[in-house]
Context: one part of a larger RNA
Order: sequence, then structure tokens, then C1' cells
RNA sequence: UUGGGCAUAAAGGGCAUUUGGGCGGCCCGAUCAUUCUGGGGUGAAAACCUGCGGCUCAACCGCGUGCCUGCCCCUGGAAACUAUGCGGCUGGAGUACUGGAGAGGUGGACGGAACUGCACGAGUAGAGGUGAAAUUCGUAGAUAUGUGCAGGAAUGCCGAUGAUGAAGAUAGUUCACUGGACGGUAACUGACGCUGAAGUGCGAAAGCUAGGGGAGCAAACAGGAUUAGAUACCCUGGUAGUCCUAGCUGUAAACGAUGAUUACUGGGUGUGGGCAUGAAGAGUGUCCGUGCCGAAGCUAAUGCGAUAAGUAAUCCGCCUGGGGAGUACGGCCGCAAGGCUGAAACUC
Repeated sequence: UUGGGCAUAAAGGGCAUUUGGGCGGCCCGAUCAUUCUGGGGUGAAAACCUGCGGCUCAACCGCGUGCCUGCCCCUGGAAACUAUGCGGCUGGAGUACUGGAGAGGUGGACGGAACUGCACGAGUAGAGGUGAAAUUCGUAGAUAUGUGCAGGAAUGCCGAUGAUGAAGAUAGUUCACUGGACGGUAACUGACGCUGAAGUGCGAAAGCUAGGGGAGCAAACAGGAUUAGAUACCCUGGUAGUCCUAGCUGUAAACGAUGAUUACUGGGUGUGGGCAUGAAGAGUGUCCGUGCCGAAGCUAAUGCGAUAAGUAAUCCGCCUGGGGAGUACGGCCGCAAGGCUGAAACUC
């Protein structure tokens, strides 16, 4: 390269946006680059196929014929497809108007429960903790209880198989600003679309820098237990951290282990948001989500099954035996930790 694949066997980029590129709806003319076709040229010799011939045969050699695809050049033509250019269309895409839904984002204000500390009251001998204990706290008055004050973090019930977001993720109440999706109308634009190398942005937790904050929890650490030992599991303490502001880091089982978009292909049953019908309700129909069960089909099986892993199309990413190894070296990025890119020897 031909080809085969990527839920679980190796393999979907963490997610989005976008440049180049690739691909692209319907109709009418045009051109003839492309495509198809006729003719001509070229297509060395050798080799190869075939018919003969020469060495006693064969290998080998010679002569003739064929072959010489594809590609290339010149020239005549066709116009369905692709392409190019002109014109038109509305189904794709977008705009407008209208309606309801939502933990979507950012900033501010406020609330209650719990917890810890402090102060005061009342009160007395234990409390705490465990499988059992001890370390620990307590007659300098603890624990339990009442009142008040302070502080920080998280938002019980509602709550869901529920909602929103591109993903990461998002939950007390309320205010301001703000993004997107969905339903309905079909007024407007008229293919404006899809994908997307590179680039750019976002990106849990932990970690890093500077400044704040610090209630609870809690790596490290200390002690008590357990044990043969116990650098653990259990207990008592406890510092970074967890929180805020401004930066950095750029990774996760970043998972649906399933890239994005489009079209088509039996049903049944829940649920969230609209619309239509219905006097209301039930029901029915329809669009967009989110679950379960399953026809056909697919699959090695498990299973998937209109939210496909079915049937097809376009574009991107990735895989090619295990270990060595996501290592070494080099390069780029980072304050560092480290990240991205990413081998080979050797070995089975």
C1' cells in the first nucleotide's frame, strides 16, 4: 500500500470553537476541465505466450507472430455524473415574532438547622471511646442542660429511574446582569451546510505561588490499642490541605470504557417540557429530552436494539503480540511537581 478494525479482546482525542483541507439539497440553460468514446502516435531490445527451426534429446540458442494492461501525446465527438460560471427554488441552515420550563453561568444581599469556641446560670462525678480497652477530658467543676455572643463551612426535607450544561460540572432563599435549548407561527434570507489537521479556549480532585481565612473534617506526624510483627485496619489528638481572591498546573475508571453530523428501519410501557384535539378531566395525536422491555437485524458471547453496537453516507481521531515502557533520548510547555510528543537494544 491492498485490506481489517476501535462498548468489554490493541484502539474514540476530556470537551468545545475554528483556519487550511475533505465532503455537500432541488430545478433550467451554458462550458467541456473531468468522465466516456472513435482515429492516429508512442509503447527499444531482452524476457513472457505461441508456431517453427539448430545443437543426437533437454536445458540452451535462433527466426516469425502475439502480447506490451495501466500511464502518456495529438486529434474528432457525446453531455448523464463531477466541476466551473449564469439564473431560479425552499425541504437543509439561519433570522424574526410569540410561549412556557430549567441545581446553565457571574456578582451581591439575606436565612435556618447543626458544629466548635467563649461568657454566665443551674448542677455533680464521672464523661468519652471500643469487639473489649487504653491514650484523652474532668473536683482548678467536665459530660448532660439553659441563655447570650462569635466564627467558618455546608445547604436537611422537597429530591426523583427528575432538570440544566459542550464536557468538567451545577442544589437554602432572593436581587441584578447574562448564555443556550425547546414548543408554536411560517413573515424574512436563500445552501449561507457537515466535519475539522494545526491553532485557540474551557477543563474534577490533588498540587504550586502570593495574600487572606480556618468551625468541622483531615494526608503527614504523635500517642493508645490489635498483632508473631502492625511503619495498617480501630481509638485519642493533630499540621498542610479543604474555604476566599489573583495567577499557575492541564491530568482522571475526564466512562455510555460507545467521536461528530445526516437519512432510513415493527412494537410495548414509564417519566420531564411544550403544542393540537377534548366543556373540564381522562384519552388520542404530535415535537424535543430522559429510562426500561423487546420484532427484525447485528454480535465471539455478554448484550445492543429509533438515545443502535441495525442499514447506509461524509469528515476527524486512534489500533497492529506481551514485557521492556508511557520508560530513555531530543524537542516544546511548566516556578516546581510534572505534562505533551515518544523509541530501541534485549526478552518471551